[in-house]
RNA sequence: AAACCUAGAAGGCCGAAGCUUCUCCGGAAGCACGGGGGACCCAAUCUUUGGGGUGAAGCCGCAGAACAGCGGCCGGGUGAUUCCUCUUUGACCCGAAUCCGACAGCUAACCUCGCAGGCCGUAAGAAGGAGAGAA
Repeated sequence: AAACCUAGAAGGCCGAAGCUUCUCCGGAAGCACGGGGGACCCAAUCUUUGGGGUGAAGCCGCAGAACAGCGGCCGGGUGAUUCCUCUUUGACCCGAAUCCGACAGCUAACCUCGCAGGCCGUAAGAAGGAGAGAA
RNA backbone atom coordinates (compact mmCIF):
# COMPACT_ATOMS: atom_id res chain seq x y z
C1' A A 1 0.00 0.00 0.00
C1' A A 2 -3.69 -3.50 -0.91
C1' A A 3 -7.15 -6.89 1.14
C1' C A 4 -10.41 -6.93 5.29
C1' C A 5 -13.56 -4.59 9.31
C1' U A 6 -16.56 -0.41 11.29
C1' A A 7 -19.24 4.31 10.63
C1' G A 8 -21.32 8.28 7.55
C1' A A 9 -22.94 10.63 2.83
C1' A A 10 -24.33 9.89 -2.13
C1' G A 11 -25.79 6.16 -5.32
C1' G A 12 -27.67 1.36 -6.33
C1' C A 13 -30.18 -3.91 -5.61
C1' C A 14 -34.33 -7.63 -3.97
C1' G A 15 -39.38 -6.45 -2.94
C1' A A 16 -46.04 -3.90 -4.13
C1' A A 17 -43.68 -1.31 -0.23
C1' G A 18 -42.83 4.97 -3.64
C1' C A 19 -44.54 10.13 -4.07
C1' U A 20 -47.36 14.58 -2.44
C1' U A 21 -49.74 17.52 1.38
C1' C A 22 -50.70 18.53 6.46
C1' U A 23 -49.01 17.95 11.39
C1' C A 24 -49.76 18.75 18.22
C1' C A 25 -43.71 15.50 14.93
C1' G A 26 -47.15 10.76 18.09
C1' G A 27 -49.01 10.58 13.27
C1' A A 28 -53.00 11.63 9.52
C1' A A 29 -54.95 12.12 4.51
C1' G A 30 -54.52 11.41 -0.73
C1' C A 31 -52.43 9.42 -5.24
C1' A A 32 -49.52 5.41 -7.35
C1' C A 33 -48.40 0.28 -6.76
C1' G A 34 -49.60 -4.69 -4.65
C1' G A 35 -52.91 -8.52 -2.26
C1' G A 36 -57.54 -10.91 -0.41
C1' G A 37 -62.87 -11.71 -0.25
C1' G A 38 -67.08 -11.47 -3.44
C1' A A 39 -72.76 -12.89 -8.55
C1' C A 40 -75.05 -14.62 -13.21
C1' C A 41 -72.34 -17.46 -16.81
C1' C A 42 -68.43 -20.88 -17.10
C1' A A 43 -65.51 -24.48 -14.73
C1' A A 44 -64.65 -28.35 -11.24
C1' U A 45 -65.69 -33.80 -8.51
C1' C A 46 -62.87 -32.34 -4.46
C1' U A 47 -63.91 -32.60 1.00
C1' U A 48 -58.25 -36.01 8.42
C1' U A 49 -54.84 -38.53 3.30
C1' G A 50 -58.01 -31.59 5.86
C1' G A 51 -58.18 -27.34 2.77
C1' G A 52 -56.46 -22.54 1.27
C1' G A 53 -53.35 -17.62 0.77
C1' U A 54 -48.74 -14.35 -0.02
C1' G A 55 -44.13 -15.37 -2.58
C1' A A 56 -39.59 -17.07 -7.96
C1' A A 57 -39.22 -20.36 -3.96
C1' G A 58 -41.79 -26.25 -7.29
C1' C A 59 -41.57 -31.54 -9.39
C1' C A 60 -38.74 -36.13 -10.04
C1' G A 61 -34.69 -39.60 -8.81
C1' C A 62 -30.62 -41.49 -5.26
C1' A A 63 -30.00 -42.28 -0.41
C1' G A 64 -32.83 -40.94 3.50
C1' A A 65 -36.03 -39.11 9.78
C1' A A 66 -35.36 -34.54 7.44
C1' C A 67 -36.17 -28.49 6.88
C1' A A 68 -29.51 -31.52 5.70
C1' G A 69 -26.66 -33.87 0.88
C1' C A 70 -26.14 -35.14 -4.65
C1' G A 71 -28.27 -34.95 -9.58
C1' G A 72 -32.05 -33.70 -13.42
C1' C A 73 -36.17 -30.68 -15.09
C1' C A 74 -38.31 -26.15 -14.12
C1' G A 75 -38.87 -21.08 -11.77
C1' G A 76 -36.37 -16.25 -10.09
C1' G A 77 -32.35 -12.31 -9.61
C1' U A 78 -27.75 -9.35 -10.59
C1' G A 79 -23.55 -7.20 -13.17
C1' A A 80 -25.09 1.26 -13.03
C1' U A 81 -28.28 6.76 -17.86
C1' U A 82 -33.60 4.05 -17.73
C1' C A 83 -36.86 0.52 -20.45
C1' C A 84 -37.55 -3.18 -24.35
C1' U A 85 -35.39 -6.93 -28.05
C1' C A 86 -31.27 -10.18 -29.72
C1' U A 87 -26.31 -12.75 -29.01
C1' U A 88 -22.31 -15.07 -25.89
C1' U A 89 -28.01 -20.65 -24.03
C1' G A 90 -21.56 -16.94 -21.21
C1' A A 91 -20.26 -15.46 -15.27
C1' C A 92 -22.21 -15.47 -10.27
C1' C A 93 -26.26 -16.25 -6.99
C1' C A 94 -31.56 -17.79 -4.99
C1' G A 95 -35.39 -21.81 -5.05
C1' A A 96 -36.89 -19.39 1.63
C1' A A 97 -40.14 -18.02 5.05
C1' U A 98 -44.81 -17.33 6.74
C1' C A 99 -50.19 -16.54 7.27
C1' C A 100 -55.67 -18.18 7.73
C1' G A 101 -58.02 -21.60 11.16
C1' A A 102 -62.67 -25.91 9.11
C1' C A 103 -63.05 -22.00 5.36
C1' A A 104 -62.62 -19.39 0.21
C1' G A 105 -62.69 -21.95 -8.12
C1' C A 106 -63.38 -17.87 -11.75
C1' U A 107 -66.10 -13.53 -10.74
C1' A A 108 -69.15 -7.37 -12.45
C1' A A 109 -70.94 -4.23 -8.66
C1' C A 110 -69.22 -4.02 -3.87
C1' C A 111 -66.18 -4.85 0.64
C1' U A 112 -61.35 -5.03 2.63
C1' C A 113 -55.94 -5.17 3.64
C1' G A 114 -50.60 -3.82 2.80
C1' C A 115 -47.41 0.23 1.71
C1' A A 116 -42.47 -3.68 5.36
C1' G A 117 -37.97 -5.74 5.85
C1' G A 118 -33.15 -6.93 4.18
C1' C A 119 -28.64 -5.85 1.44
C1' C A 120 -23.84 -3.36 -1.29
C1' G A 121 -21.93 -5.03 -7.15
C1' U A 122 -18.11 -3.92 -11.19
C1' A A 123 -19.32 -9.33 -18.26
C1' A A 124 -19.23 -7.99 -23.16
C1' G A 125 -21.43 -7.07 -28.17
C1' A A 126 -25.42 -5.35 -31.74
C1' A A 127 -29.89 -2.77 -33.48
C1' G A 128 -34.01 0.21 -32.27
C1' G A 129 -37.40 3.08 -29.29
C1' A A 130 -38.75 6.22 -25.09
C1' G A 131 -37.48 9.60 -21.32
C1' A A 132 -34.29 12.91 -18.65
C1' G A 133 -30.13 16.23 -18.43
C1' A A 134 -26.44 19.53 -20.63
C1' A A 135 -24.68 22.81 -24.52
The prediction has a mean pLDDT of 76. A computed fold for a 135-nucleotide RNA from Paenibacillus sp. MAHUQ-63, annotated as c-di-AMP riboswitch aptamer (ydaO/yuaA leader). Lineage of the source: Bacteria > Bacillati > Caryophanales > Paenibacillaceae > Paenibacillus. Of the family's consensus pairs, 92% are formed in the model.